[in-house]
RNA sequence: AAACUGGAGAGUUUGAUCCUGGCUCAGAACAAACGCUGGCGGCGUGCCUAACACAUGCAAGUCGAACGAGAAAGGGUCCUUCGGGGCCUGAGUAAAGUGGCGCACGGGUGAGUAACACGUGGAUAAUCUGCCCUACAGUUGGGAAUAACCCACCGAAAGGUGUGCUAAUACCGAAUAAUGCUGAUUGACCUUGGUUGAUCAGCCAAAGAGAGCCUCUUCUUGAAAGCCCUCGCUGUUGGAUGAGUCCGCGUACCAUUAGCUUGUUGGUAGGGUAAUGGCCUACCAAGGCUGUGAUGGUUAGCUGGUCUGAGAGGAUGAUCAGCCACACUGGAACUGAGACACGGUCCAGACUCCUACGGGAGGCAGCAGUGAGGAAUCUUGCGCAAUGGGGGAAACCCUGACGCAGCAACGCCGCGUGAGUGAGGAAGGUCUUCGGAUCGUAAAGCUCUGUCAGUUGGAAAGAAACGCCCAUGUGUUAAUACCAUGUGGGUUUGACGGUACCAACAGAGGAAGCACCGGCUAACUCCGUGCCAGCAGCCGCGGUAAUACGGGGGGUGCAAGCGUUGUUCGGAAUUAUUGGGCGUAAAGAGCGUGUAGGCGGCCUGAUGUGUCAGAUGUGAAAGCCCUGGGCUUAACCCAGGAAGUGCAUUUGAAACUGUCAGGCUUGAGUAGGGGAGGGGGAAGUGGAAUUCCUGGUGUAGAGGUGAAAUUCGUAGAUAUCAGGAGGAACACCGGUGGCGAAGGCGACUUCCUGGCCCUAUACUGACGCUGAGACGCGAGAGCGUGGGUAGCAAACAGGAUUAGAUACCCUGGUAGUCCACGCUGUAAACGAUGUUCACUAGGUGUUGGGGGUAUUGACCCUCUCAGUGCCGCAGCUAACGCAUUAAGUGAACCGCCUGGGGAGUACGGUCGCAAGAUUAAAACUCAAAGGAAUUGACGGGGGCCCGCACAAGCGGUGGAGCAUGUGGUUUAAUUCGAUGCAACGCGAAGAACCUUACCUGGGCUUGACAUCCACGGAACCUUAUGGAAACAUAGGGGUGCCCUUCGGGGAGCCGUGAGACAGGUGCUGCAUGGCUGUCGUCAGCUCGUGUCGUGAGAUGUUGGGUUAAGUCCCGCAACGAGCGCAACCCCUGCCCUCUGUUGCUACCGGGUUAUGCCGGGCACUCUGAGGGGACUGCCUCGGUUAACGGGGAGGAAGGUGGGGAUGACGUCAAGUCCUCAUGGCCUUUAUGUCCAGGGCUACACACGUGCUACAAUGGGCUGUACAGAGGGUCGCGAUCCCGCGAGGGGGAGCCAAUCCCAAAAAGCAGUCCUCAGUUCGGAUUGAAGUCUGCAACUCGACUUCAUGAAGUUGGAAUCGCUAGUAAUCGUGGAUCAGCACGCCACGGUGAAUACGUUCCCGGGCCUUGUACACACCGCCCGUCACACCACGAAAGUUGGUUGUACCAGAAGUUGCUGGACUAACCUCUUCGGAGGAGGUAGGCACCUAAGGUAUGGCUGAUAAUUGGGGUGAAGUCGUAACAAGGUAGCCGUAGGGGAACCUGCGGCUGGAUCACCUCCUUU
Repeated sequence: AAACUGGAGAGUUUGAUCCUGGCUCAGAACAAACGCUGGCGGCGUGCCUAACACAUGCAAGUCGAACGAGAAAGGGUCCUUCGGGGCCUGAGUAAAGUGGCGCACGGGUGAGUAACACGUGGAUAAUCUGCCCUACAGUUGGGAAUAACCCACCGAAAGGUGUGCUAAUACCGAAUAAUGCUGAUUGACCUUGGUUGAUCAGCCAAAGAGAGCCUCUUCUUGAAAGCCCUCGCUGUUGGAUGAGUCCGCGUACCAUUAGCUUGUUGGUAGGGUAAUGGCCUACCAAGGCUGUGAUGGUUAGCUGGUCUGAGAGGAUGAUCAGCCACACUGGAACUGAGACACGGUCCAGACUCCUACGGGAGGCAGCAGUGAGGAAUCUUGCGCAAUGGGGGAAACCCUGACGCAGCAACGCCGCGUGAGUGAGGAAGGUCUUCGGAUCGUAAAGCUCUGUCAGUUGGAAAGAAACGCCCAUGUGUUAAUACCAUGUGGGUUUGACGGUACCAACAGAGGAAGCACCGGCUAACUCCGUGCCAGCAGCCGCGGUAAUACGGGGGGUGCAAGCGUUGUUCGGAAUUAUUGGGCGUAAAGAGCGUGUAGGCGGCCUGAUGUGUCAGAUGUGAAAGCCCUGGGCUUAACCCAGGAAGUGCAUUUGAAACUGUCAGGCUUGAGUAGGGGAGGGGGAAGUGGAAUUCCUGGUGUAGAGGUGAAAUUCGUAGAUAUCAGGAGGAACACCGGUGGCGAAGGCGACUUCCUGGCCCUAUACUGACGCUGAGACGCGAGAGCGUGGGUAGCAAACAGGAUUAGAUACCCUGGUAGUCCACGCUGUAAACGAUGUUCACUAGGUGUUGGGGGUAUUGACCCUCUCAGUGCCGCAGCUAACGCAUUAAGUGAACCGCCUGGGGAGUACGGUCGCAAGAUUAAAACUCAAAGGAAUUGACGGGGGCCCGCACAAGCGGUGGAGCAUGUGGUUUAAUUCGAUGCAACGCGAAGAACCUUACCUGGGCUUGACAUCCACGGAACCUUAUGGAAACAUAGGGGUGCCCUUCGGGGAGCCGUGAGACAGGUGCUGCAUGGCUGUCGUCAGCUCGUGUCGUGAGAUGUUGGGUUAAGUCCCGCAACGAGCGCAACCCCUGCCCUCUGUUGCUACCGGGUUAUGCCGGGCACUCUGAGGGGACUGCCUCGGUUAACGGGGAGGAAGGUGGGGAUGACGUCAAGUCCUCAUGGCCUUUAUGUCCAGGGCUACACACGUGCUACAAUGGGCUGUACAGAGGGUCGCGAUCCCGCGAGGGGGAGCCAAUCCCAAAAAGCAGUCCUCAGUUCGGAUUGAAGUCUGCAACUCGACUUCAUGAAGUUGGAAUCGCUAGUAAUCGUGGAUCAGCACGCCACGGUGAAUACGUUCCCGGGCCUUGUACACACCGCCCGUCACACCACGAAAGUUGGUUGUACCAGAAGUUGCUGGACUAACCUCUUCGGAGGAGGUAGGCACCUAAGGUAUGGCUGAUAAUUGGGGUGAAGUCGUAACAAGGUAGCCGUAGGGGAACCUGCGGCUGGAUCACCUCCUUU
């Protein structure tokens, strides 16, 4: 110098957002276990479960220097009758005994214990303390026994009995003794029984052992007395250590445990203890504890510490350390300094073992070890070498304490598995867009190193001592002796272990795995699988392209480990002291009065409780932290320090708090004077109305509804008049007006009564605020008793409605509603906002009072107090909103909340007559449930607007026949697709073959088609046979083009062969591109910047006008812009210019019966190029001086002139894989390809779209007029001829403004038909034909003759159309050999109607509600049925625990007892003994364990049956809620009902819509 230093978040509710709120994850840790894997070392750790049971061995002994006695084997020697015996040694040894000390330590475990057990700090004046230290004093002199041993006996054993002998530091008297103890008297200091004195009386002790010496005395080698030393012994003092007891404080959960207690609380006396004390006993008193949680229940050893955390905290109490408790279970004492004793005793019980059945033995929660239990936890090891302990004078002995080793990756720490170089980026794997990429410098190769492991060799520290020997000092003494003690030297001792460590040797050699890779969270691809198999911590993956399953490759992380599981803390401010909340998210008690408690105005003084500061003591060690040191480092260990926020004592301070004392008036209250009021209670009174009764008038209906009916009425209703009865409620005034604590209170009068407000003074002097429990009040419904009952009206009955209607609607109607007295005690009891106080901009209403100015007065103006509303600033809030009446800023107190469901339920308690209220869980289950706001969508919400949407019209469809498409059915096949609008005359602008995709049958397999290779041949033409054909077989003819070095080569075509590949109208339109439909030609859809909002988002785009239009104008926190609208494009309508054939023909000429037929011509029409024209430009009126609108003029055309093309962002997983393209899958002698025939054309039926009709506005016949737009050489085809006709023959002209198709038709003129199944209608059928085509049977069109069906205008319903439109009439074209009622296009004739926007449908904008967001085809509730799960009740059954009463009572302590026995001591003695004291044994008594009987409490398990609850892709019934949810919803209560629910009464807005009132803002 240091001990300071430290705080991260993420995922998940939604379409999106903010908030609330839970769930989950990332971190650290562990006495762990499991899975896969495993090289080495160091240091630690290792039954958390059965305090379950234990085989075997060991874990507490030691002392001969306390004592008596004392072997044997073996060896030696002697004797011998060879059987043996004696002596010496072994040896004063072993083993045993008496005695001493130890065994109460050390070691184990955590069952019990919620307690002075533990922690901390104190007290002991209420105590003890062996061994140890210190000091003083002493250790004199006697006695009687007893074990061992010998003998006898009992017993299976364990063991025991009797006689006899003996010793001691064993035992017992005696002596002596005080500073000890007891008693009395007394002093000082102190104060529970303390310390220290004085005087007197009484009482209490002992043991010896060992070594040595001769100074003194006696005997005289030397001994004894003696001396001396050491160790013991006794008494006392003090200490140290240890222990006992007491006290303050701290120390888990449950109140669904609220009252507990009789030795209980206290006193007195006694007993007991080392010691206080009801610790025990007797007596007396009646106390003691408890909401600051007693008592009871459950759980638990406590602490230092450990883990976590920023901390505060939370969790925990292995190893180490302190304390406690326990030792098979329960009880008990003995011994001892200390125990009620783990390896002691006694008794009882359970269990195990031995037994001769009589009886005995045992206690691993010591170390190892075994079984069992369990997911799970080690060796029956070595040593006392070290440290420590016991005994001993010591040597030494003992020591499973301990030191070591073994096993286990169980943990922490360290090391290694190689290093450098090396690109042909090898091989191989994987992926691939086929180019390549990656594993990857990775490997191989080359050059090195030598840690660990291995082998060989060397080799520590841990050992210092005790003891002994030598030398030497000191003490003691007579002493140079002995002894004690110190110094120096020497000597001895190692389990670990030949271990650590060191060196050498060889060689990259022996040494890498595990988890993960969708997000959180670092790390991506291929294959397989196909809501399967599986994954998953949360969200969630998997239904054919899975970075989420399984495998491969690659990658990421950690590494001798890695993951998983479990547990704890953290994150979690998610229990909030630090550090949260309660209007709507969970949460203010329905309201008040008030107890305890908490908190409390101003001034002064005192005190010093809290508070603050200093000092002292303590806060054990270890641990954490700091510094330093030791193991190569680290882990680990050592030393010193810091810290330990605490407790106690003490000194001080005095502001604040508390307490005490005194004072004050502003808080609070009282008095005086006024005031308003549906405040409360009681009694009385009043009128209007309903109903009923009586009477009159009067006649057929009344009533009721969406419409009806039930009902009432000719027996006279309803209506109306008069009279009467009775009950209930009090119109107008009436008002976000008043009063009350809340519930609540409304006619008038009287009586009683509470509170409030204002005002000026006076008085009291903090008397205050809040308020757990407690007490009172408390709408409506409901209950009890007794009344009353007009109206209304649960239940009930009937009528309707309806699919049903246990409802809504209607007709009736009982409880009830009313009164009195009781009970109940709940509501959306709401401002969803507890009470009180203070502070913090305003504005404007209103109620009550007061003051000022002014007035005759009322008004008006202004100030103020108290209420009651609205708007609004700051501030707050998640937002909505609140805002002096706070949800702002502060203070005080109370209540309440902690995810949703289960559930305000069960059980228990309390209350209640009952209904029920109150208090109030858990199992289980989900990942959400919620609040506010946003954007959409939706509404049987609102406002505005548009559209052939309705209306007004015209014509159709739906009925008939036929055509055509579809469904269905049928079939070998009837190929496939399209399916509300937006499929259905659609793909298909044309199925006899072909098409063709389908079916049957016959063929082919590199293929009908493409590219590449090889070989042959030119190509090509042609014949025969078989066959349905495809095809197969067998022949014939025939050689071209280009280059050439003349050998040949090349291109194209054909054939053969091999393989790469072709092919697929096979699947997936839900893998796709492209294209298309639709909303919709609707007027919308967006962006940039800015601004507002925490944000999603808003604004712009809303508003006022206007438009076809988000068209334009004005306004505006917006300003601009884009895609859409409009315009630009095309056609058409008028004019002009140019052009002039094939068009045209006014004019000129020619010709004809006639015709632009011909020559001029280009005026006109027309052709087709370019221009012009229309813009609200002009006038007028309205409108905001606008946009724009109405009218008018001019004009061919007038307000986008008409039509077309043009289709925003997006929606519908809309349609299409069968146009085309295309991913993936499937197929490859077939799902490909060729051929023949068949089918797509079927036919009880149903639907769509059409055609033709039903006729006279028509049909037939005859005559006659006028278009436009198209098409034509594989074609259109004229004139002419033939045929009734379809058509045939023939062929002019035309590649087209020239020729042809080509006749336009309706129309017009004339005539017939005259209302009929017809001269309407034409189906069907027969016959005969024509045309196309290889071919008209299935299956074409047309013609002629004949036939002549249904049908007489079409039910419910439904479609199109607003002007050149509908209607009607014909014409052309594509496709096409042929086939058109369809489609596309063209022109001719040519209407009616629109008042208007209430309604239907669709759409646009604004607004509102929402529980919807897959967006109302949404969401969602309950019963029932099925499966599973947990729980409650339950006749009972069975455990655990505990209380009470009683019975019985072992061992043992204590007490009592006398008739047994009895060495020491005492007395007496005749010395035999007797007596006494004391002891032993017995007996009795109290207490008491286990046990038993009876009866309760609490708690667990189980149970027939039963109840609700939860969960579960596709069950049943309805439709309750969300929109006005189709009867607004919800709360409480009561009744009813399959169910959601319905109805009554009262309440709430957390109800939409419309209107009115009030208030506010602006003017």
Small-subunit ribosomal RNA from a Syntrophales bacterium, 1563 nucleotides, folded computationally. The organism belongs to Syntrophales, within Bacteria. Its mean pLDDT, the model's own confidence on a scale to 100, is 84. Its Rfam family is "Bacterial small subunit ribosomal RNA". Rfam links the family to the GO terms structural constituent of ribosome and ribosome.